The prediction has a mean pLDDT of 88. The RNA shown here (c-di-GMP-I riboswitch aptamer) has 89 nucleotides and comes from Armatimonadetes bacterium UBA5829. Rfam family: c-di-GMP-I riboswitch aptamer. Gene Ontology term of the family: cyclic-di-GMP binding.

């Protein structure tokens, strides 16, 4: 001078939980709230895990129910990719 690692400094986000609100459910938005997280920004049209099953099919057979599937949802479930503040020992 370059890489790596992330201390310190401003700061960011925002788990469960409550209350209202969307939706057939997972689960989502909004406010209150903080377990936590150096990418807990994005991105399910990168691949993988996982969660509901409305439609729809098959069964039972009024119905009710049961079983199979995502086109739903999950990025704070694991990589990838894509952009980012600050930079000490």
């Nucleotide at each position: 001078u370059g890489c790596g690692c992330g201390a310190a400094a401003g700061g960011g986000c925002a788990a469960a939980c409550c209350a209202g609100g969307g939706g057939a459910a997972a689960u989502c938005c909004u406010g209150g709230g903080a377990c936590g997280c150096a990418a807990a920004g994005c991105u399910a049209u990168u691949g993988g895990g996982g969660c509901u099953a409305a439609a729809u099919c098959a069964c039972u057979a009024u119905c009710c129910g049961u079983g199979a599937c995502a086109u739903g949802c999950u990025u704070g479930c694991c990589a990838g990719g894509c952009u980012g503040c600050c930079g000490a020992a």